[in-house]
Small-subunit ribosomal RNA from an uncultured bacterium, 1387 nucleotides, folded computationally.
RNAcentral holds the sequence, with entries from ENA and SILVA.

């Protein structure tokens, strides 16, 4: 210098922080499901260092030596079979030599100089090999093997006798070495060490081969190299719930061992050592190069390969050696196998195979010495489970194939479909081409150099590799497809089966389960477990935080430690520069080269961030030396103050005691009672006793480290502030442990004890009340003296230091200016408050007394719960404190702020919501509707307000959907096709409970004469059909909150943001109606207003309405003529707009009050319902997805049934009577209906009603009579002359048919019922109440419905209260939103 750094999903309605859990990457000696072609190269008991059958895996030398064995050959003999001599190859137990200490395995043990890095040894060894030098003479004494003979099952031994060496032993010799001693000279960090020369001691030695030359070997010294040993800085595991450890410990002399230092062992002497920079003791572990992993920095590992160590069945010794306290040696001791004749032996796979076991799992009892390497040998040559190769596993990596190019009608099939298509899909099919892998055939390697006189010599291997051949031919699978996360559909299945890493899917339409199609990803693999490491800033060194989310110790003091003013000087410790050495190879990284590529492998260079030596440099930290005054202290001037502890005293209050006066009560609560009190309470008044606290003053006012400190006086004592500037000269600051102090409660021991008061008792409250309230009451509570040692000990904020806008209080002190003082005012220290700017901070907040910007220390925190619990230690008399886990569970626990709903929170406002009135309901009787019951059915549906006179504006049949029983199956209803007929329909007859069924009669249009329309009837299949399910799967339509004033959006603006702002505030309104203000400004859906309709006038218009005036007319009648004036009708218009006045208001908006006016302040009704909220209602109004029935869940028909009735409860009639029944004659409306109809009117009946018949399709005729009301007349408070059920009997209308099961009439009967408990509705003016009249449905059948009109009221003081709403505001752990949410118990 350049290159490297990535996130999501989950707590919430919603946010923004905290903070855990998860998940995507990568790696493995890996494991496991499924599959599975070829090849290179790796790698392959991680558990039982557990226990081994069986083979091997350390020999070798005959050129040390004595035997031994005895081949060719060669000589005699010979019975010809062979004998015997000489011959010495081969081979060898033994003896000796040299090697078994290397190689090979394995990690039990070791927290250690074991490892690792860098030094030391003037404290040391080194067989074989190399380089030097100097030697080897003469001699002796045994003893294996053989031989004999003894003991044993056996291993194996014992005694004799005889024998050899390169086995052993003296002796001479002695350059040299060792060792004593007294010297010289140089050297070095220190003990000292090299050298040199003079005496004295003591110490060697083997021979073999060779015809020789030689050569191989022995002694002795010396050097180097190789390999070791021994010491030392420095590094790298947990646990302090391990805090003290050590007697050879720790050091001296002094001896011993040792190749060598050294308590390494002894003797004696001293009393030392080691630990908080963690010793001892406990777990745990083989160490490093490396390896995974990460952007580093770290974390984790510690297999393969290489360095070291340690071990060999456990445990302990030593011998031999140059080297060992010795994997395939010895020797004891344990345990385990094995053989035994029971006396006594053997053995050791943590060597390479392989068994067995153990496990989720780990390979052949394979070739070979050809090669590299290694022992012995002169040599050949022998041995070498080292090693080199082969097997075996997809266990990792790498590479390679399973074909390629063309090929649309977009082919079958297959899935899916909106039934047009669409996907699979160029994908196959078919053409055309290729032959790598695999196959089969043919040739065939490097690797071989060395050894050897030559000849030879390859395990791998007929392998690699190369020609040929043949034909697409022999070769694809596995996760997964809701979000994270790349991929979507259908059918199965119904909280079942099942899935999930998190978060969660499934309870009849599941891209989440199972299965198909399709997709998506990797690919000879691909998915799971399981472990590291990352992501994780989530342990923060790079790089966290502690008011409120986990976290500041209750507090000063003050040790170790850690940091630490100004200034000179020195030193170079740390820093910082350069250079040297080492940091093994292998690994990592770049070149660049070999296997056809990779993967591996060669090679060259880089890295190795260390550690060490050598040299320099000296700012800055640090030693050392010295000065300085600003930091601290001291002194000296004055100042406040509930600072501490002693001890004296005041008053008031309260309780008690005495006495006095006095009489029935006191006292206590929401009410009450326990309680005292006629033996005299309480009240009252005088005196006394006795303990405790100290009104006022008194204040975010003082003191003190904190805890705390308050009556007034006094002596003793701590801090603190000003001011001075004279003294000291960094003497500071912080502070692990470690000391003091520490509220209330609680212990002891003794005192005291007025009041108050845990325990306790009695009352009351209550479902209960072991509670709150009430009367009583003991420890306590005061004091001395000791102990506990904890609090929300909170500013939930540790201590010091410096800096960083103001404002304005307040206590203590100074200084100034002014003034006669006080007092103002200007300024300066030290405390205590507020309020704000910056900046911080998730918000909230803090803000010079920072939570703000710096620095220094110390404590602490690292997910909820389990839990501050057990256990262990300390501490305490006791209570208990302190320090403090785990297992096991959740996927969040938590913070600040948001917008909702909610609050037996507060403001403020409305509503017949209370309150004031009226008039009902619950009691009776009957209607009627629902429950329950019952029933063969008593279809269904509606369920608090919002379901019950509701769908249903009307159930005898029909309706009807429900039950019985009879019937029908392309069907009662639509389309569509194919044959026949000419009809079908209607009418007639049989039959049938009746549909159905049988028979007759009768009987088309059109034409181009093909044939077409129609309509039947038969057939076949698509299909019809369902008032079957689901309203929680839906559209449409309602219902409620509610005619309440809300609900919202653009743009801007605040906030990281969810949101806020408008829309709140002061007014006002029926109103988010209006006005003022205001980071808001506009704007839409609601509100009004527009629309009907009603009261009032104008004006057109006058018929079927009207009739004042004219005239005409009758018994009567707007009946006629006319008229257009009034009622009326229906069109246009006016009118009402707080316009006007006066007063309040803010000069507003708006309110009161008047004036006009037919109405006055939205005149009155009505249509009209805003954004939602109730999974409200409804699939039986229709409309429709799924599902489900299909000779039925569908269609007909008859009868039946929705009308039942021990019982309840909703809604209404009718009454109970005299404000009335009855009973005569008289008045006055509105609105609306009429042709399958309304019907005058006449007769007829007592009456429904009948019969007849004018008008009417209607402002013309009918319905129609209003009634309540007024008169007049009766009844006279009774169950009545009220009340009319119920019951009888005759009867009228509808209708195919009134028995289940209509309505009316008349006669007759004449039940409960004399104002209705708790409790509840309705209603503010033409309204309640009351009176009638109409309409719609409808053959017939209203006491409901919905309409219309007459008569025609009382009260509202008024907002505490009930219930509902609306704004605002404050709290909230609620968000399914208080019917929440939760806690204990029990099951």
């Nucleotide at each position: 210098c350049c290159c490297u750094u990535a996130g999501a999903g989950u707590u919430u309605g919603a946010u923004c922080c905290u903070g855990g859990c998860u998940c995507a990457g990568g790696a493995c000696g890996c494991u496991u499901u499924u599959u599975g072609g070829c090849g290179g190269c790796g790698u392959g008991c991680c558990u039982a260092a557990c226990a081994c059958a069986u083979g091997c895996a350390a020999g070798u030398c005959g050129a040390g030596c004595g035997a031994a064995u005895g081949a060719a050959g060669u000589u005699c003999c010979u019975u010809c079979g062979g004998g015997a001599a000489c011959g010495g190859a081969u081979u060898u137990a033994g003896c000796g030599g040299c090697g078994g200490a290397c190689g090979g395995g394995u990690g039990a043990g070791u927290a250690a100089c074991a490892c690792g890095u860098g030094g030391g040894c003037a404290a040391c060894c080194u067989g074989c090999a190399u380089c030097a030098u100097a030697g080897a003479g003469g001699g002796g004494a045994a003893u294996a093997g053989c031989c004999u003979u003894c003991c044993g099952a056996a291993a194996g031994g014992g005694a004799g006798a005889u024998u050899a060496a390169u086995a052993c032993c003296g002796c001479a010799u002695a350059a040299g070495a060792u060792u004593g001693u007294a010297g010289u000279a140089c050297c070095g960090c220190a003990u000292g060490g090299u050298a040199c020369a003079g005496c004295a001691a003591u110490u060697a030695a083997a021979g073999g081969a060779g015809u020789a030359a030689u050569c191989c070997g022995c002694u002795a010294u010396g050097a180097g190299a190789u390999g070791g040993g021994c010491c030392c800085g420095c590094g790298g595991c947990g646990c302090a719930u391990u805090a003290g450890c050590u007697a050879g410990u720790u050091g001296g002399u002094g001896a011993g061992g040792u190749a060598a230092c050294g308590g390494c062992u002894c003797a004696c002497c001293a009393a030392g050592g080691c630990a908080a920079c963690g010793a001892u003791g406990c777990g745990u572990a083989g160490c490093c190069g490396a390896c995974c992993u990460g952007a580093g920095a770290g974390g984790g590992u510690g297999a393969u390969c290489g360095g070291c160590c340690a071990c060999a069945u456990u445990g302990g010794g030593a011998c031999u050696g140059a080297g060992a306290c010795a994997c395939g040696g010895c020797c004891c001791a344990g345990a385990c196998u094995c053989c035994u004749a029971c006396g006594g032996g053997a053995g050791g796979c943590a060597g390479c195979a392989g068994u067995g076991g153990g496990g989720a799992a780990u390979a052949u009892u394979g070739c070979a010495c050809a090669a590299u390497g290694g022992g012995c040998g002169g040599a050949a040559g022998c041995c070498u489970g080292a090693u080199g190769c082969a097997g075996c596993g997809a266990c990792g990596c790498c590479g390679c194939g399973u074909g390629a190019g063309g090929g649309a009608u977009g082919a079958c099939g297959g899935c899916c479909u909106u039934c047009g298509g669409g996907u699979u899909g160029u994908a196959a099919a078919c053409c055309u081409c290729u032959u790598u892998c695999a196959g089969c055939a043919g040739g065939g390697a490097c690797g071989a150099a060395g050894c050897g006189c030559a000849a030879g010599u390859g395990a791998c291997g007929g392998u690699a590799c190369c020609u040929g051949c043949a034909g697409a031919a022999g070769a694809a699978g596995c996760a997964c497809c809701g979000g994270c996360u790349a991929a979507c559909u259908a059918c199965g299945u119904g909280c079942c089966a099942g899935c999930a890493g998190c978060c969660g899917c499934g309870g009849u339409a599941a891209u989440a389960c199972g299965u198909a199609g399709g997709g998506u990803g990797c690919g000879a693999g691909c998915g799971u477990u399981g472990u590291c490491c990352g992501g994780a800033a989530u342990u923060a060194c790079u790089g966290g935080g502690c008011g409120u989310a986990a976290a500041g110790a209750g507090u000063u003091c003050g040790u170790a430690g850690g940091c630490g003013g100004u200034u000179u000087g020195u030193c170079g410790c740390g820093u910082c520069g350069u250079u040297u050495g080492u940091g093994a190879a292998a690994u990592c990284c770049c070149g660049c080269a070999g296997c056809u590529u990779a993967a591996c492998u060669g090679u060259g260079g880089g890295c190795g961030u260390g550690c060490a030596g050598g040299c320099g440099a000296u700012a800055c930290g640090g030693g050392c030396a010295g000065a300085c005054u600003u930091g601290a202290g001291u002194g000296c001037u004055g100042u406040a103050g509930g600072g501490g502890a002693g001890a004296c005293u005041g008053g008031a209050a309260u309780u008690c005691c005495u006495g006095g006066u006095g009489u029935a009560g006191c006292g206590g609560u929401g009410a009450a009672a326990u309680g005292c009190g006629u033996a005299g309470a309480u009240a009252u008044u005088a005196g006394g006793a006795g303990g405790a606290a100290c009104a006022c003053c008194a204040g975010u006012g003082g003191c003190g480290a904190a805890g705390g400190c308050g009556g007034c006086u006094u002596a003793c004592u701590g801090g603190a502030c000003u001011g001075u500037a004279a003294c000291u000269g960094a003497c500071g600051u912080u502070g692990a442990g470690g000391c003091u102090c520490g509220a209330a409660a609680g212990c002891g021991u003794g005192g005291g004890g007025a009041g108050c008061a845990a325990a306790c008792a009695a009352g009351g409250u209550u479902a209960g009340a072991u509670a709150c309230c009430c009367u009583g009451g003991u420890a306590g509570u005061c004091c001395a003296c000791g102990c506990c040692g904890u609090a929300a000990a909170c500013g939930a904020u540790g201590a010091u230091u410096a800096c960083u806008a103001g404002g304005u209080g307040u206590c203590g002190g100074g200084g100034g200016u002014u003034u006669a003082u006080a007092a103002a005012c200007c300024u300066u220290c030290g405390g205590u408050g507020c309020c704000g700017c910056a900046g911080c901070u998730a918000a909230c907040g803090c803000a010079a007394u920072a939570a703000g910007u710096a620095a220094u220390c110390c404590a602490c925190c690292u997910g909820g719960g389990g839990a501050g619990u057990a256990c262990g230690u300390u501490c305490g008399c006791a209570a208990g404190a302190a320090u403090g886990a785990a297992a096991c569970u959740c996927a969040a626990a938590g913070g600040a702020a948001u917008u909702g709903a909610c609050g037996g929170g507060g403001a403020c406002c409305c509503g017949c919501a209370c309150a004031a009135g009226c008039g009902g309901u619950g009691g009776a009787g009957c209607a009627u509707g629902u429950g329950g019951u019952u029933u063969a059915a008593u279809u269904c549906g509606a369920a608090g307000c919002a379901a019950c006179g509701c769908g249903a504006a009307g159930a005898a049949c029909c309706u009807u959907a429900c039950c019985u029983g009879g019937u029908c199956u392309u069907g009662a209803c639509a389309u569509c096709c194919c044959u026949c007929u000419g009809a079908c329909a209607g009418c007639c007859u049989c039959u049938u409970a009746a549909u159905c069924g049988a028979g007759g009669u009768c009987u088309u249009u059109c034409u181009u004469c093909g044939g077409a329309a129609c309509a039947g009837a038969g057939g076949a299949g698509a299909c019809a059909g369902g008032u079957g399910g689901u309203g929680c799967a839906u559209g449409g339509u309602u219902g409620u909150c509610g005619u309440c004033a809300g609900c919202u959006c653009g743009u801007g603006u605040c906030g990281u943001g969810a949101g806020a702002u408008g829309u709140u505030g002061g007014g006002u309104u029926a109103a988010g109606u209006c006005c003022c203000g205001c980071a808001a400004c506009g704007a839409g859906c609601g509100c009004a207003a527009c629309c009907c309709u009603u009261a009032u006038c104008u004006u057109u218009a006058g018929u079927a309405g009207c009739c004042a005036g004219c005239a005409a007319g009758u018994u009567a009648a707007g009946u006629u003529g006319g008229g257009a004036a009034c009622u009326c009708u229906a069109g246009a218009g006016a009118g009402a707009c707080u316009g006007c006045c006066g007063g309040g208001g803010a000069u507003a908006a708006c309110c009161c009050g008047g004036a006009g006016g037919a109405a006055g302040g939205u005149g009155g009704g009505g249509a009209u319902g805003a954004c939602g909220u109730c999974a409200a209602a409804u699939c039986a109004u229709c409309a429709u997805g799924c599902c489900c029935c299909u000779u039925a869940u569908g269609a007909c028909c008859a009868g039946g049934g929705c009308u039942a009735c021990a019982c309840a409860c909703g809604u209404g009639c009718u009454a109970c009577a005299a404000u009335g029944g009855c009973g005569u004659a008289a008045a006055c409306a509105a609105a609306g209906g009429g042709a399958a109809g309304c019907a005058a009117g006449a007769c007829a009946g007592c009456g429904a009603u009948g019969u007849u018949a004018a008008g009417c399709a209607a402002a013309u005729c009918c319905c129609a009579a209003a009634a309540a009301u007024a008169a007049c007349g009766u009844c006279c408070c009774a169950g009545u002359u009220c009340g009319g059920a119920u019951u009888g009997u005759a009867g009228u209308c509808u209708g195919c048919a009134a028995c289940u099961c209509g309505a009316c009439u008349g006669c007759a009967u004449g039940a409960a019922g004399c104002u209705g408990g708790a409790a509840u509705c309705g209603c503010u003016a033409g309204u309640a109440a009351u009176c009638g009249c109409g309409a719609a449905u409808c053959a017939g059948a209203a006491u409901g419905u919905c309409g219309c009109g007459g008569u025609g009221a009382a009260u509202a003081c008024g907002u505490u209260c009930c219930c509902g709403g609306g704004u605002c505001u404050u709290g909230c752990a609620c968000a399914c939103a208080c019917c929440g949410c939760c806690c204990g118990u029990c099951a």